A computed fold for a 384-nucleotide RNA from a Gemmatimonadaceae bacterium, annotated as Bacterial RNase P class A.
Model confidence (mean pLDDT): 76 of 100.
Lineage of the source: Bacteria > Pseudomonadati > Gemmatimonadia > Gemmatimonadales > Gemmatimonadaceae.
Rfam family: Bacterial RNase P class A. Gene Ontology terms of the family: tRNA processing, dimeric ribonuclease P complex and ribonuclease P activity. It is annotated as a ribozyme.
């Protein structure tokens, strides 16, 4: 310098004009001034601040899941391990992982296949036959489509045999050797796998050395065992303040004064109680409606100091929307990128700026993102 590859960071700038939302300045218009979207504001999936409720215990049902470490915590983040993959002779780089447990137990392994878990014989190899056929060959005599041996092959039938075929996601360690009738961990070396021992490492884990011929196919994003964590509901959480109507409860007044009832009375008559339409004032709860919760925070920036590293401590400095069905936008002027066209070229025109929009706040993860910028690593080129 190119291409790749990771990982980060920006996300058109600036000046005017005019709109819009919020706070201050003033008691209010009016003016003045300040401030007014992001990396993702989204998705609402995971964590957590808050706030009201609940809170004896255990099941149960959710979720997590290699080891250390960061964090207010997290299923997030770093770093390590390990296992798969891609590059590469190698060293190694880089990417991906529901990555406890299949040696409690229980279930499933589709289709192909013999045979999918108490192995299993389809081919194929080997062996046996007092089996059966044809050749091919000897010997008999009875000369025939004879008989009686022998051997070769096919078949058939019975027995070894997991080496080799075929089928499969997946065939009961793997390569080589030896050994066999042929074959097998049947014996041996190497790997691999397990037991123990030892060293390393905080740990996962890993180097070694020993035993053990193999025992433990997969599959837990299947039931399940283990461990660990989890109450529930959300800013429409919740506090406050209260308007009219109509209900509800007391208390006053007023008063037809019926039924019951009680008094009294020979009977009506009447006289208390209680209820009671109405009207007035109070409480209550709390619709509509105000306020508040509301954003100075696990807050940004910097610089210093620890850390491999997420990330910590200390200092200095800065205020950055606050909301209610909801503002954050248009134009013009200059510049910055890009497409298009034109012109030999300088250069000029048009046209365009990704993806997207707060609603109590925050911390992950996930998706959308035009075009640009850096860094780090790999390889080629090129020069010193």
């Nucleotide at each position: 310098u190119a291409c790749g590859u990771u990982g980060g960071c920006c996300g058109g700038a600036u000046g005017g004009u005019c709109g819009c939302g919020g706070g201050a300045g003033c008691u209010a218009c009016a003016c003045u001034u300040c401030c007014g979207a992001g990396g993702a504001a989204a998705g609402u999936c995971c964590g957590g601040g808050c706030u009201c409720c609940a809170u004896g215990g255990a099941c149960a049902a959710g979720c997590u899941g290699c080891c250390a470490g960061g964090u207010a915590a997290u299923g997030c983040c770093u770093g390590g391990g390990c296992a798969c993959g891609a590059c590469g002779c190698a060293a190694g780089u880089c990417g991906u992982g529901a990555c406890g447990g299949a040696a409690a137990g229980u279930g499933c392994c589709a289709c192909a296949g013999a045979a999918a878990a108490u192995a299993a014989a389809c081919c194929g190899c080997c062996g046996a036959a007092u089996g059966u056929u044809u050749g091919u060959u000897g010997a008999c005599c009875u000369u025939g489509u004879g008989u009686c041996g022998a051997u070769c092959a096919a078949c058939u039938u019975c027995g070894g045999u997991a080496a080799g075929g075929g089928u499969g996601a997946a065939a009961a360690g793997g390569u080589g050797g030896g050994g066999u009738a042929a074959g097998a961990g049947c014996c041996c070396a190497c790997c691999g796998c397990g037991g123990c021992g030892c060293c390393g490492g905080u740990a996962a884990c890993g180097a070694c050395g020993u035993c053990g011929g193999c025992a433990c196919g997969g599959u837990a994003a299947a039931c399940c065992c283990c461990a660990g964590c989890u109450g529930g509901a959300g800013c429409a959480a919740g506090g406050c303040c209260a308007a009219a109507u109509a209900g509800g409860c007391g208390g006053c007044g007023a008063g037809a004064g019926a039924c019951c009832g009680u008094c009294c009375u020979u009977c009506u008559c009447g006289a208390c109680c209680a209820a009671g339409a109405c009207g007035c004032c109070g409480c209550g709860g709390g619709u509509u409606g105000g306020c508040u919760g509301c954003u100075a925070g696990a807050g940004g920036g910097c610089g210093u100091a620890g850390g491999u590293g997420a990330c910590u401590a200390c200092g200095c400095u800065c205020c950055c929307a606050g909301a209610g069905a909801a503002a954050u936008g248009a134009c013009c002027g200059u510049c910055c990128g890009g497409a298009u066209g034109a012109g030999c070229a300088a250069u000029c025109a048009u046209c365009c700026g990704a993806c997207a929009g707060g609603a109590c706040c925050c911390g992950g993860c996930u998706u959308a993102u035009a075009g640009g910028c850096c860094a780090g690593c790999g390889u080629g080129c090129a020069u010193c």